Predicted 3D model of a 1445-nucleotide RNA (small-subunit ribosomal RNA) from an uncultured prokaryote. The coordinates come from a structure-prediction model, not an experiment, and the mean pLDDT is 86.
């Protein structure tokens, strides 16, 4: 510091997901030892039991109990009396508040502490306990008697103190013991700690917008320590609010604490300040402090005792217990220390604290050994079988003793005593590798890989994804990688996230400018001088606790921890001081705005008026059979006279030309003419006012279209709706009509792709050309030159993710405003406002996904669009689709009918040849190292080989004969048998693990590189353009220049000639021979052969083309524009095909899924389809006839003449290893003859009889003869080949093969017809354009409906909470009143006064009740959309002109 995920790639944007830190934690697996720390986040839920606040005899009487030298002493105990129980401890419930923080103020109060000063006199009258009596279960009382004080009460006195009308009034105390203290009274100061007030900070929601009657403020009074509506009378009507009041949810606040680079976010456990609470609510009482956690009343709920009359009680003190939770500790020592209460003090209490203990809950530290030790042992996993790893790791030697256990010694902590901890820490000493490793992960991110199992199952999984038979993704192993007494998960926070952007972010197309505008707060604001200085800046004071972070030194062996000092603390107040900028207040400027005076341009608004042209109806005239619509048609008008045409009238609604990226308005929007009324703008002049400005949250106003109210109006147009067509369907596009509306007037509505998808205003930043309005020069007067405002296009810099944008900015600032935060749910629900009503505007959330988007790039693909190509159409000739057969292939059968090939590119394909074999299939029989191949053993045989017999279907199985081998000196070895082991063997899977071969696009012109340059990239450029080729063939041109694999070309072949060669070919001249025939000598001219070679190159000539490349005509020439043919097939595409051709990973079978054998199947047969063959006849059949090829093939063959059979074929056996000799006959053709008929067509099927080949023709071969003689008479939709020696026909040869081709690959004969042309069908190539397609249109993708599941809305009401307002009730207590009852202190002493007090009465007022609201939640029959699901239905709405943009 980043990385992963959206795409076929690329770049942006924008979520989502990781990797770190961090925790009072939990869970999972493990688990030695010790230091420090923290340990109920949940139920402010109930709690058994213990302890947690007492203490003081030096305040005071009493009373026990021990002792006594009787004089007392010591201790106990209940009370009255002080002091403490308001601190310490606990918890966070409530609280949004002066609570908390910081800083700052003036009307206070402070027990016990220090300071200073003053006094400590007389006297009095109770009472508790305790005794009596007496009431209760009991808590707990009640009445008499009698008592004592530092309790209580009065006088006295008053330095100082309060009050005051300034004369005066008033108000203190307390002793104890002893001789020194301790107290006590007032007053003053302090210190400490409180109690009020102010400024400032201090969650969220406007879907909470108006709050408030003591409210706000005065005057008096009253209360308070004390200031104040704090309370109460009157009096005023005000006070808080958009700088966010009320009102709702949360929620104790800070130093801190965690994260960050910081700013900034979360936090608010431990430790420390504050705060509020103590079972819920209220209340006051005591006191220096309370409205009091272990006080008290009362009221409420609930435990609990109870004699049923009435009591008790409050762990949110430490232990602990149940309960709730994922989940959080012992009912432990001990006052030693520290610290707090009492005490003079010894002392006493102290669940504060200090220690211990429990629990890896955290930090931090140490351990589990160290060293040597290769033959790199065993073992295990891996292996390509060699070996590689686990690995110096074990073992073995040879140390050490941290930790352990065991003996001994033993602290600090304590200033003089006193130590829980603890016989601890620490130390010595002996034992002995001895007690002591686990978790996690290894597909990427992320570091670590291999195997077996698994088989879209099990399962993992943060995010992307992994598993469907070779998973580094799942489960196990081996090995690794991390960490490390701990590892992982899960939760929650910061971070990364610049992903709320203060630092630091955006809104033409990603989410994002309000539909314009005027204009209130509010922000913001020109030039110059002058004073001020609260904002700005300096400097110093003051505070900002304390602890912590930070930096220095110390201390526990170190760290963690602690302990000293220092910084620092971005704030707050104060004080001096500065005055630039801002700001305030004065005063001047004119350059911003405004105004004023002269021009000017316009569909800018309203109103009234008025024209023409057309549509449509009306009325009349001519006129006659159709009109009118459409892709074709109907519906629909017309013989009751239409359309068309003429004349004439009537009525509405719009305004053709001009017209124009002209023009006017804020924006919506303004279009005939004309008049009246009226708003903006621009130019000129520089007369006048003096920042009067910009922007603008609420709010005001205007706002297309469609809609809604009331009246008119209504010709065209035209929603619904009807009808005709179209369609599977057509509630749609098309056609006939046709009503709201479309128009006027008033009055709503308020929306839009209201757009430039681009807020307003202002400054500043290169230009070029239109153009519209106005001004100014200059002449040559119809053109150039300048300025000002608008309005365009094209560019430059700069911006930009690109795409564009580019003085009309999307450059570069500045001001204010509005708006965004991932996609869906959704602009929807719910609440508000607004609307008459549609409906508007504000506006979520559950819950879903990993992406949704932007721009641009390369392709595909379009029922886009251009150019061009091909038997692609068309133009023609023959077929196929109909018949019969052949033959493949589906599909059925079957034991098996082996397998594979399936659109073109599977179906006479693998099959160039299934009767046994072949063969991979079924059945039966059988063999087990095996039909084949290596290695070992062994004895042997001397072989194998041939021969033969028995039994069998055959394999086999048994026995017999016969025969004896080669290398080698020898071992041995080659061959054969035997046993056992490793092994063979598999046409058993998987062609979706593979090589290699092959199909196919396609002989299509294309497909890349390499530098260079273009672009953030993908990528482009080159290869686009202009011409031109059969081609990316060639020219030209160009940021491109070259290059490669493709095209051509080189090779093969056919066409012409030369040349060399003449045998088995040939035969012109020569000669010879014959019955004939190159037969024979001889020849090598010619044919042929087969070897060289030559020929052609747009090389000539005209044309045309740009003077190019080439095109077009001619000439010559066997051949002329690649002469015809073949062979040669880029980069890829199709998970195309083949494991059954071969090779080969993997699985898988092993007396069988392997071998061997016999017999049967691959030849089945209701059917379907492909490919052929033969035909349906007379361009033909049959009969006769008799000329001409050409490539071939041939010793296991080809087989001649001669005979034989009608014939298949037999018989011969000459020649021929073959330009010599066979196969070999070539057919079509030419003659004759049928004469259109199911025939003298057809030959199918069936009989029979032979032939042939072979062990063998039943299943299941081929011909031959006779005999049979079927369908079929040119073939439905629809579809095939073919452009010339090509189609058609024709006949012939081979390769497989014993034998079997209608099939296959050749060859030669005869040999047409047609192409006008590229509109359409099909493939294909370039360029260029859409795109939401990328498995790429056989692509993507939309709603209903059905059915499962999640959440939400509204819902007749229900149930809870919480609040408000009215009233009713009104405990306790304060308070005010009363006080006839009761009444010690003064007072008077007679009674009573004065004061108390209980009691009653009001006031206030908790809880508790009626009523009526507001709001929140929860549950609800039905009910409504929306999410999400592997396969569903029904269409086809979007992307292409998406087939109606």
């Nucleotide at each position: 510091a980043g990385a992963g995920u959206u795409u076929g790639a690329u770049c942006c944007u924008g979520g989502c997901u990781c990797a770190g830190a961090a925790c009072g934690a939990a869970c999972g697996c493990u688990g030695g030892c010790g230091g420090c720390a923290g340990g109920c986040u949940u139920a402010a839920c109930a709690c058994a039991u213990g302890c947690a606040a007492g203490u003081c005899g030096a305040g005071c009487g009493c009373u026990c109990a021990c002792c006594u030298u009787c004089g007392g002493g010591u201790g106990g105990g209940a009370g009255c009396g002080g002091c403490g129980g308001a601190c310490g401890g606990g918890u966070u419930a409530g609280u949004a508040a002066c609570g908390c923080g910081u800083g700052g103020g003036a009307a206070c109060g402070u027990a016990c502490c220090c300071u200073u000063u003053u006094c400590u006199a007389a006297g009095g009258a109770a009472u508790a306990g305790c005794c009596a009596u007496u009431g209760g279960a009991a808590a707990c009382g009640a009445u008499g008697a009698g008592u004592a004080a530092u309790a209580c009460c009065u006088u006295a006195u008053a330095a100082g103190c309060c009050c005051u009308u300034c004369g005066g009034g008033g108000g203190a105390a307390a002793g104890a013991u002893u001789u020194a203290u301790c107290g006590g009274u007032a007053a003053a100061g302090g210190a400490u700690c409180g109690g009020c007030c102010c400024g400032c900070g201090u969650u969220a929601g406007a879907u909470u917008a108006g709050a408030u009657a003591g409210u706000u403020g005065g005057u008096g009074a009253g209360g308070u320590a004390a200031c104040g509506g704090c309370u109460c009378a009157c009096c005023a009507a005000g006070u808080c609010u958009a700088c966010g009041a009320u009102c709702u949810a949360u929620a104790g606040c800070u130093g801190g604490u965690u994260u960050u680079a910081g700013a900034g976010g979360a936090u608010g456990a431990u430790c420390a300040g504050c705060a509020a609470c103590a079972c819920u609510g209220g209340g006051a009482c005591u006191g220096a402090g309370a409205c009091a956690c272990g006080g008290c009343c009362c009221a409420g709920a609930c435990u609990c005792c109870u004699a049923c009359g009435g009591g008790a009680g409050g762990c949110a003190g430490c232990a602990g217990u149940g309960g709730g939770g994922a989940a959080u500790c012992u009912u432990g020592g001990a006052c030693a220390a520290u610290g707090g209460g009492g005490g003079c003090a010894a002392c006493c209490c102290u669940g504060a604290u200090c220690c211990a203990g429990c629990g890896a809950c955290g930090c931090c530290g140490c351990g589990u050994g160290g060293g040597u030790g290769a033959c790199g042992a065993a073992g295990g996993c891996c292996u390509u079988a060699g070996g590689g790893u686990u690995g110096u790791a074990a073992a073995g030697c040879c140390c050490u003793u941290u930790u352990c256990u065991c003996g001994g010694g033993g602290a600090a902590g304590a200033u003089g005593a006193u130590g829980a901890c603890g016989g601890u820490a620490c130390c010595c000493g002996a034992g002995g590798a001895a007690u002591a490793a686990g978790c996690a992960c290894c597909g990427g991110c992320u570091a670590a890989c291999u195997c077996c199992g698994u088989g879209c199952c099990a399962g993992c999984a943060g995010c992307c994804g992994c598993g469907g038979u070779a998973a580094g993704a799942c489960g196990g192993a081996g090995g690794g990688u991390g960490c490390u007494a701990g590892c992982g998960u899960u939760g929650u926070u910061c971070g990364g996230a610049a992903u709320c952007a203060c630092u630091g972010g955006g809104c033409g197309u990603a989410a994002a400018g309000g539909g314009c505008g005027c204009g209130u707060a509010g922000g913001c604001g020109g030039c110059g001088c002058u004073g001020g200085c609260a904002g700005u800046c300096g400097a110093c004071c003051g505070u900002g606790a304390a602890a912590g972070c930070c930096c220095g030194g110390g201390g526990c062996u170190c760290a963690a921890c602690c302990c000293c000092g220092g910084a620092g603390g971005u704030g707050c107040g104060g004080u001096c001081g500065a005055g630039a900028c801002g700001c305030c207040a004065g005063u001047g400027c004119u350059g911003g705005a405004g105004g004023c005076c002269g021009g000017a341009a316009g569909a800018g608004g309203a109103g009234g008026g008025u024209g023409g042209a057309a549509u449509a109806c009306c009325c009349a005239g001519u006129g006659u059979a159709g009109a009118g619509g459409u892709g074709a048609a109907a519906u629909u008008c017309g013989u009751a006279g239409a359309u068309a045409u003429u004349g004439g009238g009537u009525g509405g609604a719009a305004c053709a030309c001009c017209g124009g990226u002209g023009g006017c308005g804020a924006a919506a929007g303004c279009g005939g003419c004309u008049c009246u009324c009226u708003g903006g703008u621009c130019c000129g002049g520089a007369c006048c006012u003096g920042a009067c400005g910009c922007u603008g949250a609420g709010g005001c106003g205007c706002g297309a279209a469609a809609g809604c109210g009331u009246g008119g109006g209504g010709a065209g147009c035209a929603a619904a709706c009807a009808g005709g067509a179209u369609u599977a369907g057509a509630u749609a596009c098309c056609c006939u009509g046709g009503u709201a509306g479309u128009c006027c007037a008033c009055g709503c509505c308020c929306u839009a792709a209201a757009c430039g998808a681009u807020g307003u205003g202002g400054g500043c930043u290169u230009g070029a050309c239109g153009u519209c309005g106005g001004g100014g020069g200059g002449c040559u007067u119809g053109c150039c030159c300048u300025u000002c405002g608008g309005u365009g296009u094209c560019g430059g810099a700069g911006c930009u993710a690109a795409c564009g944008u580019g003085u009309u900015a999307a450059g570069c600032c500045c001001a204010c405003c509005g708006c965004c935060u991932g996609g869906g749910g959704a602009g929807u629900a719910c609440g508000g406002c607004c609307g008459c009503a549609a409906g508007g505007u504000u506006a979520a959330a559950a819950c879903u996904c990993a992406a949704a988007g932007g721009a641009a790039u390369u392709g595909a693909c379009g029922g886009g669009g251009g150019c061009c190509c091909g038997c692609a159409c068309a133009a023609g000739c023959g077929g196929u689709g109909g018949a019969g057969c052949a033959u493949g292939u589906g599909g059925u059968u079957u034991a098996a009918u082996u397998c594979g090939a399936c659109g073109c590119a599977a179906c006479g394909c693998g099959a160039a040849g299934a009767a046994c074999c072949u063969u991979a299939c079924c059945a039966g029989c059988u063999c087990u190292u095996g039909a084949c191949a290596u290695c070992c053993c062994g004895g042997u045989c001397a072989a194998a080989g041939c021969c033969g017999g028995g039994u069998g279907a055959g394999a086999g199985c048994c026995c017999g004969g016969u025969g004896u081998u080669c290398c080698g000196c020898a071992a041995g070895g080659a061959g054969g048998c035997g046993a056992a082991c490793a092994c063979a063997g598999g046409u058993g899977c998987u062609g979706c693990a593979u090589g290699g071969c092959u199909g196919u696009c396609g002989u299509c012109a294309g497909c890349u590189c390499g530098u260079g340059u273009c672009g953030u990239g993908a990528g482009a450029u080159g290869u686009u353009g202009g011409g031109u080729u059969a081609a990316g063939u060639c020219c030209c041109g160009c940021a491109a220049c070259g290059a490669g694999c493709g095209c051509a070309a080189c090779c093969c072949u056919c066409g012409u000639c030369c040349u060399c060669a003449g045998u088995u070919g040939c035969c012109a001249u020569c000669g010879g021979g014959g019955a004939g025939a190159g037969c024979c000598g001889g020849g090598c001219a010619c044919u042929c052969u087969g070897g060289g070679g030559a020929a052609a190159c747009u090389g000539c000539c005209g044309g045309u083309g740009a003077c190019a490349a080439g095109c077009c005509g001619g000439a010559g020439g066997a051949a002329g524009g690649c002469g015809g043919g073949g062979a040669u097939g880029a980069c890829g595409u199709c998970a195309a095909g083949u494991c059954c051709u071969c090779a080969u990973g993997g699985c898988c079978c092993u007396u069988a899924u392997g071998g061997g054998c016999u017999g049967g199947g691959c030849u089945a047969c209701a059917c379907a389809c492909g490919u052929g063959c033969u035909a349906c006849a007379a361009u033909g059949g049959c009969g006769g006839u008799g000329a001409c090829a050409a490539c071939g093939g041939g010793u296991u063959g080809c087989g001649a003449a001669g005979g034989g059979g009608c014939g298949a074929c037999c018989u011969g056996g000459a020649g021929c290893c073959a330009a010599u000799c066979c196969c070999a006959a070539a057919a079509c053709g030419c003659c004759g003859u049928c004469u259109c008929a199911g025939u003298u067509c057809g030959g199918a099927u069936u009989g029979u009889a032979c032939g042939c080949u072979g062990c063998a023709a039943c299943u299941c071969g081929c011909g031959u003869g006779c005999a049979u003689g079927a369908a079929g008479u040119c073939g439905g939709a629809a579809u095939c080949g073919c452009u010339a020696g090509u189609a058609a026909u024709c006949g012939u040869g081979g390769a497989u093969c014993a034998g079997c081709a209608u099939g296959c690959c050749g060859c030669g004969g005869u040999g047409a017809a047609u192409a006008c042309g590229u509109u359409c069908c099909c493939g294909g190539g370039c360029c260029u354009u859409g795109u939401a397609c990328a498995c790429a249109c056989c692509g993507c993708c939309c709603g209903u409906c059905a059915c499962a599941c999640c959440a939400u809305g509204g819902g007749a009401g229900u149930u809870g909470g919480u609040u408000u307002u009215a009233c009713c009730c009104g405990a306790a207590g304060c308070c005010g009143g009363u006080g006839c009852g009761c009444u010690a202190a003064c007072u008077a002493c007679a009674a009573g006064g004065a004061g108390g007090c209980a009691g009653c009465c009001g006031a206030c007022c908790a809880c508790g009740g009626u009523a009526a609201g507001g709001u929140c939640a929860g549950c609800g029959a039905c009910u409504g959309g929306g999410g999400u699901g592997a396969a569903g239905u029904c269409g086809u709405a979007a992307c292409a002109a998406g087939g109606u943009a």